[in-house]
Molecule: c-di-GMP-I riboswitch aptamer
Organism: uncultured Colwellia sp.
């Protein structure tokens, strides 16, 4: 330097829910909590996935309003790939 994750050790991180923000929602942040995680550190570049404020047809009104549908510029790294980066232990 490669490569791995049996066993341990030091630590770390934190589902769902609870409670306060924020935002249209998707969801996020903070604090409690622990369901799991060896990258459950980073990253939204492909693919999924979610949401639909705004925009677009469509419907329908007198005009609105309402209702459909399609869209990401939002949002997911605790769905896969690809990249970047690291502890600790084995070969």
């Nucleotide at each position: 330097a490669g490569u791995u994750g049996a066993a341990a050790a030091a630590g770390g991180c934190a589902a769902a829910c609870u409670a306060a923000g924020u935002a249209a929602a998707a969801a996020c942040u903070u604090a409690g909590g622990a369901c799991g995680c060896a990258a459950a550190g980073c990253c939204a570049a492909c693919g999924g996935u979610c949401u639909a404020a705004g925009g677009a047809g469509a419907u329908g009104u007198a005009a609105a309003a309402g209702u459909c549908u399609c869209u990401a510029u939002g949002a997911u790294a605790g769905c896969g790939u690809a990249g970047c980066u690291a502890c600790c232990g084995g070969c």